The RNA shown here (THF (Tetrahydrofolate) riboswitch aptamer) has 98 nucleotides. The sequence was found by an Rfam model in a public genome assembly. Its mean pLDDT, the model's own confidence on a scale to 100, is 79.
């Protein structure tokens, strides 16, 4: 060389704990503005992801000891742990053949 593998950040679901709304915020959906992250390195998008101020939609209460309260409910926050997926994409590096 030429082939072939590894690994990240994060992200999806489940469990558990814990809030928080149930007086509707959140969560999903558009779009727009700033910002950010993207295997060891470098560089990076029409993909990702925060936040910010709009937009259009929209919901599950109930019990009774009377309230710091239980038992739901919400495509609902958040922290552990499981599992599943994991450089858009280029250049190089590390590992096998050796």
């Nucleotide at each position: 060389a030429a082939c072939a593998g590894a690994g990240u950040a994060g992200a999806g679901c489940c469990u558990u704990g814990u809030g928080c709304g149930u007086a509707a915020a959140g969560u999903g959906c558009c779009g727009c503005u700033u910002g950010g992250a993207c295997g060891g390195g470098g560089a990076g998008u029409u993909g990702c992801c925060a936040a910010g101020a709009g937009g259009a939609c929209g919901a599950a209460g109930a019990g009774u000891u009377a309230a710091u309260c239980u038992c739901g409910c919400g495509g609902u926050g958040u922290a552990a742990g499981g599992c599943u997926u994991g450089c858009a994409u280029c250049c190089c590096g590390c590992u096998g053949a050796a």